[in-house]
């Protein structure tokens, strides 16, 4: 320096749920609370998903992202600790 990521260490993130707010929904945000997390830090660049206001169609289903979800993957950046 790479690559490797533990039954170490400091420290850190917080699912499902309840509860308040925000939003047409998905969802998110704040308080609590931990199922898990080595990027579960940050970015919608691609790709998968959810949703469908408003639009297309038209009565009734469908389509449609400019809305989301980095705790669904790749990518791109940034970063603690360190055996074997």
């Nucleotide at each position: 320096a790479u690559a490797a990521g533990a039954u170490a260490a400091a420290g850190g993130c917080a699912a499902a749920c309840u509860u308040u707010c925000c939003g047409a929904a998905a969802g998110g945000g704040g308080a609590g609370g931990a199922c898990g997390c080595a990027a579960a830090g940050c970015u919608u660049c691609g790709a998968g998903c959810c949703u469908a206001a408003g639009g297309u169609a038209c009565u009734a289903c469908a389509c449609u992202a400019u809305g989301g979800u980095g705790g669904u993957c790749g990518a791109g950046u940034u970063g603690c600790c360190g055996a074997a």
Molecule: c-di-GMP-I riboswitch aptamer
Organism: Litchfieldia alkalitelluris